Predicted 3D model of a 256-nucleotide part of an RNA (large-subunit ribosomal RNA, domain VI) from Coleochaete orbicularis. Its mean pLDDT, the model's own confidence on a scale to 100, is 87.
[in-house]
Context: one part of a larger RNA
RNA sequence: CGUGGGAAUACUGACGGGAUCUGUCCUUAGUACGAGAGGACCGGGAUGGACUCACCGCUGGCGGAUCGGUUGUUUGGCCGCAGGCACGGCCGAGUAGCUACGUGGGGAACAGAUAAGCGCUGAAAGCAUCUAAGUGCGAAACUGGCCUGAAGAUGAGUGUUCCGGUAUAAAGGGGUGUUGUAGACGACGACGUUGAUAGGCGGCAGGUGGAGGUGGUGAGAGCCAUAAAGCCGAGCCGUACUAAUGACCCCGGAAG
Numbered sequence: 001c002g003u004g005g006g007a008a009u010a011c012u013g014a015c016g017g018g019a020u021c022u023g024u025c026c027u028u029a030g031u032a033c034g035a036g037a038g039g040a041c042c043g044g045g046a047u048g049g050a051c052u053c054a055c056c057g058c059u060g061g062c063g064g065a066u067c068g069g070u071u072g073u074u075u076g077g078c079c080g081c082a083g084g085c086a087c088g089g090c091c092g093a094g095u096a097g098c099u100a101c102g103u104g105g106g107g108a109a110c111a112g113a114u115a116a117g118c119g120c121u122g123a124a125a126g127c128a129u130c131u132a133a134g135u136g137c138g139a140a141a142c143u144g145g146c147c148u149g150a151a152g153a154u155g156a157g158u159g160u161u162c163c164g165g166u167a168u169a170a171a172g173g174g175g176u177g178u179u180g181u182a183g184a185c186g187a188c189g190a191c192g193u194u195g196a197u198a199g200g201c202g203g204c205a206g207g208u209g210g211a212g213g214u215g216g217u218g219a220g221a222g223c224c225a226u227a228a229a230g231c232c233g234a235g236c237c238g239u240a241c242u243a244a245u246g247a248c249c250c251c252g253g254a255a256g
Base pairs, nucleotide, nucleotide: 001152005163006162007161008160009159010158011157015149016148017147018146021049022048023047024046025045026044027043033038051106052105053104054103055102059100060099061098062097066093067092068091069090070089071086072085073084074083075082076081110144111143112142117137118136119135120134172251173250174249175248176192177191178190179189180188197243198242199241200239201238202237203236204235206232207231208230213226214225215224216223217222
């Protein structure tokens, strides 16, 4: 820009893309077969490998704005206690989140039409012949079936609803603000006081692991008590305290 008014929302599916793998064991059955040795088809069940999709409840990993321990040095006048720097100084843990080494799922069944092949009926050619007329079966291949994109499918589709001939136009959209499980930017999603969108605050979960001070004790390092204490990013539930403006701009504009 188009889709013969303008929108919102839910669809249809022409046509594409993806997937398409396979082992072992048990059973049927030590059966059929075979002198024996050996040893099935068909059918049923179980469990793996590789690949792939999703997820984080479990097991682990990372988790540089969480907690603790600790070395050297330096700053806060000193002690104590804190802060800075040293690879995050080093070390031990670790929520959210992201993840695999973790967990769940998938390949199919089935249908159609077939290949080689196997038939039925059957003449040409009194026989024979799966083929010439006719007709049946038969593969991981093909067409569906499963997942997914999809009406620029210009062949531009469909349903429902809304607005408009009363202009300060409307429905609707965009901007803008607070933002996110969304994200390079656009885009996408939530919310804007008729409000829990983010921050703050409160509670909880969860992490760390027993704060500082004081008291006690010990020669001291230290230990014990107060006390599962103190601190705490992202999580959950609340709460209008702060910021989302009784503010405002733009697009939209008519064929019948």